[in-house]
RNA sequence: GGCCCGUUCGUCUAGUGGUCAGGACACCGGCCUCUCACGUCGGUAACAGGGGUUCAAGUCCCCUACGGGUCACCA
Repeated sequence: GGCCCGUUCGUCUAGUGGUCAGGACACCGGCCUCUCACGUCGGUAACAGGGGUUCAAGUCCCCUACGGGUCACCA
C1' cells in the first nucleotide's frame, strides 16, 4: 500500500429498512429486612464522524477515523 471484517448505554450484547433502539450486569431510587446481602419494582444512560439512497436507515451505498485479519513491499 491492496483486499476483507468490525465500531450500539459505564461494560457485555440483541436488533438483516417501519411505534418511543431491547436485554444482562453495574449505577441511582423505592419495597422487603433488626441491619447488610439476596430478592423485587422503577429510573438514568448508546447507534464512531460526515455524506448519499429511501416516504422511512443502527440496518443499504460512499468517504474519513480507529481497531483487527490477510497478502504484498521493505533484503
Record summary:
The RNA shown here (transfer RNA) has 75 nucleotides and comes from a Myxococcota bacterium. Its Rfam family is "tRNA". Rfam classes the family as a transfer RNA. The organism belongs to Myxococcota, within Bacteria. The coordinates come from a structure-prediction model, not an experiment, and the mean pLDDT is 81.